[in-house]
Description: The RNA shown here (Bacterial small signal recognition particle RNA) has 100 nucleotides. The sequence was found by an Rfam model in a public genome assembly. Rfam family: Bacterial small signal recognition particle RNA. For this family Rfam cites "Prediction of signal recognition particle RNA genes" (Regalia et al., Nucleic Acids Res, 2002). Its family is annotated with SRP-dependent cotranslational protein targeting to membrane, signal sequence recognition and signal recognition particle, plasma membrane targeting in the Gene Ontology. About the family: The signal recognition particle (SRP) is a universally conserved ribonucleoprotein involved in the co-translational targeting of proteins to membranes.
RNA sequence: UGCGAGGUCCCGUGCGACGUCGCCCCGUGAACCUGGUCAGGGCCGGAAGGCAGCAGCCAUAAGCGGCACGCGGCGGGCGCCACGGAUCAGCCGCGCAUCG
Numbered sequence: 001u002g003c004g005a006g007g008u009c010c011c012g013u014g015c016g017a018c019g020u021c022g023c024c025c026c027g028u029g030a031a032c033c034u035g036g037u038c039a040g041g042g043c044c045g046g047a048a049g050g051c052a053g054c055a056g057c058c059a060u061a062a063g064c065g066g067c068a069c070g071c072g073g074c075g076g077g078c079g080c081c082a083c084g085g086a087u088c089a090g091c092c093g094c095g096c097a098u099c100g
Base pairs, nucleotide, nucleotide: 001097002096003095004094006092007091008090010085011084012083013082014081015079016078018075019074020073021072022071023070025066026065027064028063034059035058036057037056042051043050044049
């Protein structure tokens, strides 16, 4: 000096981490306008028995609060990660050839 294969740099996808939202899950949650069970009392009945049903209790809807782990969506000044693309020029070392 030339050639070659890489890396850096750039792009995409995946994965991971992080953030956020939703779901799941937990708690709470209805005077009546939800459900169940319905003391007392009420109604029907000669009776047996039946009917509706307040409070209470139980459950639940919306809502509210929580949310370690898990699932999903989204995000980017994230990554000693994987794969693919690009690889003009520059930079980094490596190999080969050649010249002095």